[in-house]
RNA sequence: UGGGAAGCGAGUGCGGACCGCGGCCGUCCGUGCGGCGGCUGAGGAAAGUCCGAGCUCCACAGGGCAGGGUGCCGGGUAACACCCGGGCGCGGCAACGCGACGGAAAGUGCCACAGAGAACAGACCGCCGAUGGCCCCGUAUGGGGAUCAGGCAAGGGUGAAACGGUGGGGUAAGAGCCCACCGCGCUUCCCGGUAACGGGGGCGGCACGGUAAACCCCACCCGGAGCAAGGCCAAGCAGGGACGAUGGCGUGGCCCGCGCCGCUGCGACCACCAGGUCGCGGGAGUCCCGGGUAGGCCGCUUGAGGCGGCGGGAGACCGCCGUCCCAGAUAGAUGGUCCGCCUCCUCCGCGCUGGACGCGUCGGCGCGAGCCGGCGUCGCCUGGCGAGGCAGGAGACAGAACUCGGCUUAUUCGCUUCCCAUCGC
RNA sequence: GUCCUUGUAGUUCAACGGAUAGAACUGCCCCGUCCUAAGGGGUCAAUGCUGGUUCAAUUCCGGCCAAGGACACCA
Numbered sequence: 001u002g003g004g005a006a007g008c009g010a011g012u013g014c015g016g017a018c019c020g021c022g023g024c025c026g027u028c029c030g031u032g033c034g035g036c037g038g039c040u041g042a043g044g045a046a047a048g049u050c051c052g053a054g055c056u057c058c059a060c061a062g063g064g065c066a067g068g069g070u071g072c073c074g075g076g077u078a079a080c081a082c083c084c085g086g087g088c089g090c091g092g093c094a095a096c097g098c099g100a101c102g103g104a105a106a107g108u109g110c111c112a113c114a115g116a117g118a119a120c121a122g123a124c125c126g127c128c129g130a131u132g133g134c135c136c137c138g139u140a141u142g143g144g145g146a147u148c149a150g151g152c153a154a155g156g157g158u159g160a161a162a163c164g165g166u167g168g169g170g171u172a173a174g175a176g177c178c179c180a181c182c183g184c185g186c187u188u189c190c191c192g193g194u195a196a197c198g199g200g201g202g203c204g205g206c207a208c209g210g211u212a213a214a215c216c217c218c219a220c221c222c223g224g225a226g227c228a229a230g231g232c233c234a235a236g237c238a239g240g241g242a243c244g245a246u247g248g249c250g251u252g253g254c255c256c257g258c259g260c261c262g263c264u265g266c267g268a269c270c271a272c273c274a275g276g277u278c279g280c281g282g283g284a285g286u287c288c289c290g291g292g293u294a295g296g297c298c299g300c301u302u303g304a305g306g307c308g309g310c311g312g313g314a315g316a317c318c319g320c321c322g323u324c325c326c327a328g329a330u331a332g333a334u335g336g337u338c339c340g341c342c343u344c345c346u347c348c349g350c351g352c353u354g355g356a357c358g359c360g361u362c363g364g365c366g367c368g369a370g371c372c373g374g375c376g377u378c379g380c381c382u383g384g385c386g387a388g389g390c391a392g393g394a395g396a397c398a399g400a401a402c403u404c405g406g407c408u409u410a411u412u413c414g415c416u417u418c419c420c421a422u423c424g425c
Numbered sequence: 426g427u428c429c430u431u432g433u434a435g436u437u438c439a440a441c442g443g444a445u446a447g448a449a450c451u452g453c454c455c456c457g458u459c460c461u462a463a464g465g466g467g468u469c470a471a472u473g474c475u476g477g478u479u480c481a482a483u484u485c486c487g488g489c490c491a492a493g494g495a496c497a498c499c500a
Base pairs, nucleotide, nucleotide: 001421002420003419004418005417006416007415008414009413010412013341014340015339016338017337018336019335021041022040023039024038025037026036027035028034029032043397047408048407050406051405052404053403054402055226056225057224058223062256063255064254065253067222068221069220070219071218072086073085074084075083076082087101088099089098090097091096102217103216107215108214109211110210111209124156125155126152127151128150131149132148134145135144136143137142164182165181166180167179168178169177183206184204185203186202187201189200190199191198192197230298231297232296233295239289240288241287242286243285247261248260249259250258264281265280266279267278268277269276270275291499292498293497305324306323307322308321309320310319311318312317342395343394344393345392346391347389348388350386351385352384353383354382355381357379358378359376360375361374362373363372364371365370426496427495428494429493430492431491432490435450436449437448438447443480452468453467454466455465456464473489474488475487476486477485
């Protein structure tokens, strides 16, 4: 100088004056949503409502299918999709950061366009034409030529992706065809590690493209609703209709199972009885239409709580002791005005100081134009630091609503500690 | 406060993950007419924003943003 990590504090913050609001406690008497006094009164995200719980209710929630979620390994935790440590992959010189990171040799689907060929593929350009045939030379062995058959997949080309890579041997040309190294796969092998995994040995010339944030498979987890949960009190009103026993509810999408509620009265007719049919009611509840109230109390803030110390652990975190009480509104309090101070930025002039250029002067060099170096109460430009100014501007994101643990998103300024790289001393 | 749903031309709706995102109405221009209307031809116009998966995203998956809806108690 540049960068990385962790953490802390909060800004309209402090002091003063005046006015005002919510809660709790005390007190007064004129008992009123009263006066007075004291204490107390937003956040790191109170937000998004994305995960996980506590708490409350649902006649305690069993099995199967469906559905949803999680997804390397170990640990932490009440729990988690969070956190810590480790592994692997990617990025970075590094400190370090990021990762929806099980399975594609269980099966199915898809891979547009381009391209010869897109999944047990393929030959457009190209290379070769050893072998068989053709033409020429030659008596012949043979030599040469074109490329008909045919061979090849090295090179070019297409594509997101073309069925291992580099080098050598080999060949007519080539090719894991053969070899070395690298890569890959298999392994009931060895070593380290709790494990993920790492290192090594042996075997195999290579067979296995991508996609699961496509269906799916594997492993594990998940009952539902939510403080408008739920309980108590007060006030007020008007009931009506449909379905209904092969019923309704728990039960959340379906089935089974289980539990709970309900499964009826009269009359007429038929019938030997059991019972059946019809009519009028009752009926657990569900749905629809209509009516009434928009009040109070509890839940409600003492909690997986904050702070400090000691101890355990590599860490997340855990244990023990001490201490503290720290918002509870209900259309929603935590505010407003003025003065002074604070932090940052800009501007202004001042002081100290560094650099570049010009000018002057001195010295050296050069025949000379000029060049190099030193100095300056000099000019001008530019930077750093300091104190200052009746100067100007800025001080973010945002606000509890049952409560916690996380994640994500928004956001200004300052501070602390540690680490890395490069250069200089 | 809690719980859901939906975002594609100006409006109403389409689009197995694959072409230049399609259609109707509307707007604009032209023809048509004495003028208008009907009709005909042409044309403009969009995936809420931002990341990721994939060769490829309106579509699949996160995160924001916006809009809409439902939910009180009593008889």